[in-house]
RNA sequence: GGAGCCAGCCAGAUGGUCGCUGUCAGCAGCCUGAUUGAGUCAGUGUUGGCAGAGGAAAGUCCGGACUUCACAGGACAGGAUGCCAGGUAACGCCUGGGAGGCGAGAGCCUACGGCCAGUGCAGCAGAAAAUAUACCGCCAGACUUGUUCUGGUAAGGGUGAAAUGGUGCGGUAAGAGCGCACCGCGCUUCUGGUAACAGUAAGCGGCAGGGUAAACCCCAUCCGAAGCAAGACCAAAUAGGGAAACAACCAGCUUUCGGGCUGACCCCGUGGUCCGCGGGAGUUUCCGGGUAGGUUGCAUGAGGUGAUCGGUGACGGUCAUCCCAGAUGAAUGACCAUCCACGACAGAAUCCGGCUUAUGGCUGGCUCUCCUU
Repeated sequence: GGAGCCAGCCAGAUGGUCGCUGUCAGCAGCCUGAUUGAGUCAGUGUUGGCAGAGGAAAGUCCGGACUUCACAGGACAGGAUGCCAGGUAACGCCUGGGAGGCGAGAGCCUACGGCCAGUGCAGCAGAAAAUAUACCGCCAGACUUGUUCUGGUAAGGGUGAAAUGGUGCGGUAAGAGCGCACCGCGCUUCUGGUAACAGUAAGCGGCAGGGUAAACCCCAUCCGAAGCAAGACCAAAUAGGGAAACAACCAGCUUUCGGGCUGACCCCGUGGUCCGCGGGAGUUUCCGGGUAGGUUGCAUGAGGUGAUCGGUGACGGUCAUCCCAGAUGAAUGACCAUCCACGACAGAAUCCGGCUUAUGGCUGGCUCUCCUU
């Protein structure tokens, strides 16, 4: 100098003029409402202080907080996750470790429980892809001596992504874990580790068809629904309209004779179905009409920052300090001057923790390589 890997930070700056929204503190000429009255309250106007879009605000993919159903449950179905240990309010997230894999390396990836519960799938080629098998070949025998037949074989060759452990020695007619040694594989014990696992330490066993579960499936764990357009309050208006279906009206007990309790039946609710439970004398469906206005929810939080302690780390504790947007057809814009690294992707709408995607620049550390000293 080049190529790469990992992590952090910023997201134009400064000054001036005018403008927008919220909040706090004042002032109030005219006007409106409330009030016995009063700038007392609200509207309204105005003067100041303070604050005012993101690292992803995007996706709407996960997890929650909060609100309502609702005072709950069980079974089946359905869905999600899937190595171990931690973190967290929780998670399908994050951290660390293990195993497998990729890379020369720094590093990175994993949908990582089970194929000996069962059922499937793997075209073609090949003798044969499973209740396996002999095409070529090797060996032995026979005779009709041949591109023949019979028997043995699976070590050599071929096909294929994959052919039923590997290497060597012995043995055999030729071969074969047929036997042996080592490796591999399985089981048991021991050692290390919280564990997943590792060691190959010790022993036993000739041990054999494998692959695939983001194939169906099995196993373990978990899972109410809807959502701030949730919900609460106020005001106003209309037609407390019309039609249809189902039901209470039944039975028993009791009664102070008003009624009450239980059962049957029906309707509604409970993510789907069933059981169960709760509520109801009404419920459901269709047609038609009115209103769609205001206040609240609404931002102090599983909050931010700094220091320190604990921890490999995610993170947690303690102390201090700060308040950091709340619009509702939707607020931060326009102009001028200077600077420079010349500004990309892109705008909150109940809030928070993650993941994924888009994207300009700066800084630090690490790996490899080239050149020079």
This is a predicted structure of a 373-nucleotide RNA (Bacterial RNase P class A) from a Gammaproteobacteria bacterium. The coordinates come from a structure-prediction model, not an experiment, and the mean pLDDT is 76. It matches the Rfam family "Bacterial RNase P class A". Rfam classes the family as a ribozyme. Rfam's curators write: Ribonuclease P (RNase P) is a ubiquitous endoribonuclease, found in archaea, bacteria and eukarya as well as chloroplasts and mitochondria. It was read from a public genome assembly, where an Rfam model found it. The organism belongs to Gammaproteobacteria, within Bacteria.